[in-house]
RNA sequence: CCCGCCGAGGGGCGCUGCAAGGCCGCAUCCGCGGCAUCAGGCUCGGCGGAUCGAACCCGUGAACGGCGCCCUGAAUCC
Numbered sequence: 001c002c003c004g005c006c007g008a009g010g011g012g013c014g015c016u017g018c019a020a021g022g023c024c025g026c027a028u029c030c031g032c033g034g035c036a037u038c039a040g041g042c043u044c045g046g047c048g049g050a051u052c053g054a055a056c057c058c059g060u061g062a063a064c065g066g067c068g069c070c071c072u073g074a075a076u077c078c
Stems, first nucleotide, its partner, number of pairs: 002049008010071006018041001022035005040064001
């Protein structure tokens, strides 16, 4: 780095719908089309797995998440 699970990134409602996955159809293959669903799929941390591609020390503790409305918290101004 990769896979799975868990937690965190304040909360709620509505809308649209890309990707992935699901169903259906077409297709020799690559793949294409339709339908429904769909806005934590991202980052950080923990555990397990796979892998074996160096280790150790110090410091730091975040940055983000379509559109609309509402709630909550903090700060500033009037």

This is a predicted structure of a 78-nucleotide RNA (SAH (S-adenosyl-L-homocysteine) riboswitch aptamer) from a Lysobacteraceae bacterium. Its mean pLDDT, the model's own confidence on a scale to 100, is 76. Its Rfam family is "SAH (S-adenosyl-L-homocysteine) riboswitch aptamer". On this family, see Wang et al., Mol Cell 2008: "Riboswitches that sense S-adenosylhomocysteine and activate genes involved in coenzyme recycling". The sequence was found by an Rfam model in a public genome assembly.